[in-house]
Context: one part of a larger RNA
RNA sequence: CUAUGUUGAAGGAACUCGGCAAAUUGCACGCGUAACUUCGGAAGAAGCGUGACCCUUUUGUACGCAAGUAUGAUGGGGUGGCACAGACCAGGGGGUAGCGACUGUUUAUCAAAAACACAGCACUCUGCAAACACGAAAGUGGACGUAUAGGGUGUGACGCCUGCCCGGUGCUGGAAGGUUAAGAGGAGGGGUGCAAGCUCUGAAUCGAAGCCCCAGUAAACGGCGGCCGUAACUAUAACGGUCCUAAGGUAGCGAAAUUCCUUGUCGGGUAAGUUCCGACCUGCACGAAUGGCGUAACGACAGCGGCGCUGUCUCCACCCGAGACUCA
Numbered sequence: 001c002u003a004u005g006u007u008g009a010a011g012g013a014a015c016u017c018g019g020c021a022a023a024u025u026g027c028a029c030g031c032g033u034a035a036c037u038u039c040g041g042a043a044g045a046a047g048c049g050u051g052a053c054c055c056u057u058u059u060g061u062a063c064g065c066a067a068g069u070a071u072g073a074u075g076g077g078g079u080g081g082c083a084c085a086g087a088c089c090a091g092g093g094g095g096u097a098g099c100g101a102c103u104g105u106u107u108a109u110c111a112a113a114a115a116c117a118c119a120g121c122a123c124u125c126u127g128c129a130a131a132c133a134c135g136a137a138a139g140u141g142g143a144c145g146u147a148u149a150g151g152g153u154g155u156g157a158c159g160c161c162u163g164c165c166c167g168g169u170g171c172u173g174g175a176a177g178g179u180u181a182a183g184a185g186g187a188g189g190g191g192u193g194c195a196a197g198c199u200c201u202g203a204a205u206c207g208a209a210g211c212c213c214c215a216g217u218a219a220a221c222g223g224c225g226g227c228c229g230u231a232a233c234u235a236u237a238a239c240g241g242u243c244c245u246a247a248g249g250u251a252g253c254g255a256a257a258u259u260c261c262u263u264g265u266c267g268g269g270u271a272a273g274u275u276c277c278g279a280c281c282u283g284c285a286c287g288a289a290u291g292g293c294g295u296a297a298c299g300a301c302a303g304c305g306g307c308g309c310u311g312u313c314u315c316c317a318c319c320c321g322a323g324a325c326u327c328a
Stems, first nucleotide, its partner, number of pairs: 001323002005319001007317002010314002014312001019309001027051005036041001038157001052079005058073006080084001092307001095304002098301001099299002104116002120155007132141003158294004163224003168221002170217005177212003183206002188201005225243005252286001253283001264280005
C1' cells in the first nucleotide's frame, strides 16, 4: 500500500450528486400513543419505565389420597458490579410531497421501476356444428362450457366525475339511383366460298358484392380556433364586432415526471435554497377510461427538510490477524 475488522479527544453531515458506508436502535412485560382514515387501520406510532441475585407476604394452575413436586402472579425488605434483555442473537424513528391503489410480475448474465399484471369499470363480437384459434383436411381447443357463458380491445382499487365534435378514417345499418367483372345478348362489320356454310370481330341492352351515395356510432381511430374594439385614474374586459370550423377545451388541475423564455413572481423553510413546500396563471406544448382530479393503507421506487447517531468529514491516528512488498 491492498482488502476484512477493532477503537478514538473535541466537533457531529461541516463529507458527498446523495448520510453512500458506518454508527444508532434491537428482547419481554407494564404504562402510553398524534394528524389522517375506506373505521380495518395508521401502531411496535412516538415516548417513558422495569428486568440480576438474596430474604419474605398473599395467591393461581397442573399432578398427587396426602406429604409434596413443577410452574406462574403479587406486596414488602435487602445485596453486589462500570454495566443485570450483561455474550451471541436482535426494528433507528418521525414530517412533507411525487408516482403507482394494494400482495404479486419483469430485462437468466449492467435496469425491480412510475414499466407489466391486478380486482373493479366500459365497449364490442358470439344463439352453439358459437365467436375465435391451430390445422390443405380429417379433426382439436373453446367446453363435456351455453350470454350471470366464452373471445377481443381499452381503462386500472376506492371516492367525485367523465364535457363538445360523426367533417376525415373505421365500424354498423340502408338500399332508390350511379359505376361495374365473368356471363347473357346480338344490331352491325371483316376473311373465305358459286352457295349452304365455316371463321373472326362486335354496338345497344340485362348482369353481384364492392365503391359512390344516405344514415347511425367517440369508454371507435381521432379532433377540441383567430383578429379587432369597449367601463368616469390606470389596468383589465363581464360586453360588442368580424373571419373560419365537424366542433372550437367544459369540470378539475396547472412553471407540473408536462413551462421554452426560467433560477418566472410572491410566500415558507436556511445566515445563505437552480432543488423542496404553498400560492399565482402569461398552460412555448395539462385535461377528462391513449381517463381527469383526489385519496387511507402499502413501496429494497424518486424528491425535500428535521431528531437520534456516528471516522462521511475537520484530520487523521493506534491496534488485530491476511496479502503484496523489502531483507535474510

A computed fold for a 328-nucleotide part of an RNA from Rhizobium leguminosarum, annotated as large-subunit ribosomal RNA, domain IV.
Rfam family: Bacterial large subunit ribosomal RNA.
Lineage of the source: Bacteria > Pseudomonadati > Alphaproteobacteria > Hyphomicrobiales > Rhizobium.
The full RNA is in RNAcentral, with records from ENA.